[in-house]
């Protein structure tokens, strides 16, 4: 120096060929209780690591970049 794989809610991770993003945990509100655990019910305004292109439209396709892991030198 090449090369591959990664980035998506607070954490972990889904998202199949481009049509405007979701699950589990945790958090918040309630019901239940004499009161707290435990159950049930309800709740997500994330510019999808960044910047530019393509596209009617991009989390998804292209480049260029920034952090992570591994591989060869």
């Nucleotide at each position: 120096g090449g090369c591959u794989c990664u980035g998506u809610a607070g954490c972990u991770c889904a998202g199949u060929c481009g049509g405007u993003a979701g699950a589990g945990c945790a958090g918040a509100g309630g019901a239940c209780u004499g009161a707290a655990a435990a159950u049930c019910c309800u709740c997500g305004u994330g510019u999808c690591g960044a910047u530019g292109g393509u596209u009617c439209g991009a989390u998804u396709c292209c480049a260029u970049u920034c952090g992570g892991a591994g591989c060869c030198a």